[in-house]
Molecule: transfer RNA
Organism: marine sediment metagenome
């Protein structure tokens, strides 16, 4: 230098054919307990890496860039 992949909640990751952004775990509160843990119930937490484009509508499509991982030279 070229090619491929990944980027979504604090963390690990889903998200189907473009149509209300989710799960597990962690965090907070409650129930329970003499108390803690466990269990159960509820809640908060998101510029979907950045910018632009297409579209009535983009996490998902197109272009550029950034970071990381792998491959080729």
């Nucleotide at each position: 230098g070229c090619c491929u992949g990944u980027a979504u909640a604090g963390c690990u990751c889903a998200g189907u054919u473009g149509g209300c952004a989710g799960a597990g775990u962690g965090c907070c509160a409650g129930u329970u307990u003499c108390g803690u843990a466990a269990a159960c119930u509820g809640g908060a937490g998101g510029u979907c890496g950045a910018g632009g484009g297409u579209u009535c509508g983009a996490g998902g499509c197109c272009c550029u860039c950034u970071a990381c991982a792998g491959g080729c030279u």